The RNA shown here (Bacterial RNase P class A) has 377 nucleotides and comes from a Xanthobacteraceae bacterium. The organism belongs to Xanthobacteraceae, within Bacteria. It was read from a public genome assembly, where an Rfam model found it. Of the family's consensus pairs, 95% are formed in the model. Its Rfam family is "Bacterial RNase P class A". Gene Ontology terms of the family: ribonuclease P activity, tRNA processing and dimeric ribonuclease P complex. About the family: Ribonuclease P (RNase P) is a ubiquitous endoribonuclease, found in archaea, bacteria and eukarya as well as chloroplasts and mitochondria. The family's RNA type in Rfam is ribozyme.
RNA sequence: UCAGUCGGCCGGGCAGCCGCGUCGCUUUAAGCGUCGAGGAAAGUCCGGGCUCCACGGAGAAGCGGUGCCGGAUAACGUCCGGCGGGGGCGACCCCAGGGAAAGUGCCACAGAGAACAAACCGCCUUCGAUUUUCGGACCGGAGGUAAGGGUGAAAAGGUGCGGUAAGAGCGCACCGCGCCGCUGGCAACAGCGGCGGCACGGCAAACCCCACCGGGAGCAAAGCCAAAUAGGGAUGACGCGGCGCGAGCCGGUUCUCUCCGGACCAGUCAUCCGGGUUGGCUGCUUGAGGCGUUCGGCAACGGGCGUCCCAGAGGAAUGGCUGCCGCGCGGGGGCGACCCCGCCUUACAGAACCCGGCUUACAGGCCGGCUGAUGAC
Numbered sequence: 001u002c003a004g005u006c007g008g009c010c011g012g013g014c015a016g017c018c019g020c021g022u023c024g025c026u027u028u029a030a031g032c033g034u035c036g037a038g039g040a041a042a043g044u045c046c047g048g049g050c051u052c053c054a055c056g057g058a059g060a061a062g063c064g065g066u067g068c069c070g071g072a073u074a075a076c077g078u079c080c081g082g083c084g085g086g087g088g089c090g091a092c093c094c095c096a097g098g099g100a101a102a103g104u105g106c107c108a109c110a111g112a113g114a115a116c117a118a119a120c121c122g123c124c125u126u127c128g129a130u131u132u133u134c135g136g137a138c139c140g141g142a143g144g145u146a147a148g149g150g151u152g153a154a155a156a157g158g159u160g161c162g163g164u165a166a167g168a169g170c171g172c173a174c175c176g177c178g179c180c181g182c183u184g185g186c187a188a189c190a191g192c193g194g195c196g197g198c199a200c201g202g203c204a205a206a207c208c209c210c211a212c213c214g215g216g217a218g219c220a221a222a223g224c225c226a227a228a229u230a231g232g233g234a235u236g237a238c239g240c241g242g243c244g245c246g247a248g249c250c251g252g253u254u255c256u257c258u259c260c261g262g263a264c265c266a267g268u269c270a271u272c273c274g275g276g277u278u279g280g281c282u283g284c285u286u287g288a289g290g291c292g293u294u295c296g297g298c299a300a301c302g303g304g305c306g307u308c309c310c311a312g313a314g315g316a317a318u319g320g321c322u323g324c325c326g327c328g329c330g331g332g333g334g335c336g337a338c339c340c341c342g343c344c345u346u347a348c349a350g351a352a353c354c355c356g357g358c359u360u361a362c363a364g365g366c367c368g369g370c371u372g373a374u375g376a377c
Base pairs, nucleotide, nucleotide: 001373002372003371004370005369006368007367008366009365010364012325013324014323015322016321017320018319020036021035023033024032025031026030038348042359043358045357046356047355048354049353050218051217052216053215055261056260057259058258059257060256063214064213065212066211067210068082069081070080071079072078083097084095085094086093087092098209099208103207104206105203106202107201120149121148122145123144124143125142126141127140128139130137131136157175158174159173160172161171162170176198177196178195179194180193181192182191183190184189222282223281224280225279232273233272234271235270236269237268238267241250242249243248251265252264253263254262289308290307291306292305293304294303295302296301328343329342330341331340332339333338
């Protein structure tokens, strides 16, 4: 200098004039002061706080979710650190990462054969026929073979040596695979050693098995006040239990089922028609909060101390104009430093109960770490 990779940040500021909204004060017509839209406010994909409902506790089933190990967190399908596998020269990136000897199923086409799976071409031995330049050539049958070729995404472990009629873990060496032991590590796992020729392809983002987790609905949740009407009408279903003088006993309903406990047994549920109300207030912003510093930790994150209050609208405010600055862009001049002119809410996009994540969008730009290549000193 170029290329790459990972992380962080900005995406406006100041002043004046006019105009909005909350809150506070005041001399209450109004005036003054403080504050006022994002890194994603978006998607509604996860997890919660909060509110109400479901009768509660325990167990099982069903349905749904997650899936290596350890940790963080209120929690998560998130994040951090590691392990294993794959990609890359590397920095780094990716993984829907438990189980295929519990069972079932699928692997199109091609190919001889696709899992209790194989002989198409070929190789070897032998028998027979034809031919011969006597080396052989060619056809058929029987036996052996899976090393070579072909098909395919994938073909009965891989490479090499020996052996064989030709071959094959047939034998051997190394690798792979299985079992056992030792060492290191909390663990996932890794390393080392020994034994065994060795039976088992892939797919579980196929059904399934295993482990762990999980009630439902959502601020249009839910409360309060005020007001008004017709506490209206029709139909259907179930119920209005039994014994006992009584206390009580039994039965049924209430969660998918079981057990234990509670509640109820003179109304309940569904559909249709008709009438009144559509107002005001709360929920609604002090938080699993921000910032600074310090301690612990590889880190995610947690603790201590200090400091700050940073939107709460209610059909929905947070804006408009002017000037200057900043970042940047375009044009011109200059050897260069630099100077002049013009543009500049020009990107994606707007809170609506709140928070932690994930995912997606983004004109233009800044900073830092690391890797590779090239060159100079």